[in-house]
RNA sequence: CUCUUAUUUAGAGUGGCUGAGGGAAUAGGCCCUGUGAAGCCCGGCAACCGUCAACCCAGACAUGGUGCUAAAUCCUACAGGUUCCAACCUGAAAGAUAAGAG
Repeated sequence: CUCUUAUUUAGAGUGGCUGAGGGAAUAGGCCCUGUGAAGCCCGGCAACCGUCAACCCAGACAUGGUGCUAAAUCCUACAGGUUCCAACCUGAAAGAUAAGAG
């Protein structure tokens, strides 16, 4: 990097260092941010792998590997449906994460 499977509206900071941007990419919106962005550390959340238990079903734990810690994956983009419009609903695509394969 590609493929497969699963999940993707829940949850998580009055902390420290630092100091200007950030919300994946393109576009359009809409937001966050010197009352401190991103990053790092600490803390926390969750429970995919893991550990324990187990005939099955249902479970428990958080020492380890990841992940996450504004807003639904912030919203839309493609297809279908409701609708005069506005707006809304469903699905896909893309993305993210885990486990496995190449």

This is a predicted structure of a 102-nucleotide RNA (SAM riboswitch aptamer (S box leader)) from Gracilibacillus alcaliphilus. Model confidence (mean pLDDT): 84 of 100. The model forms 97% of the base pairs in the Rfam consensus. Taxonomically the source falls in Gracilibacillus (Bacteria, Bacillati, Bacilli, Caryophanales).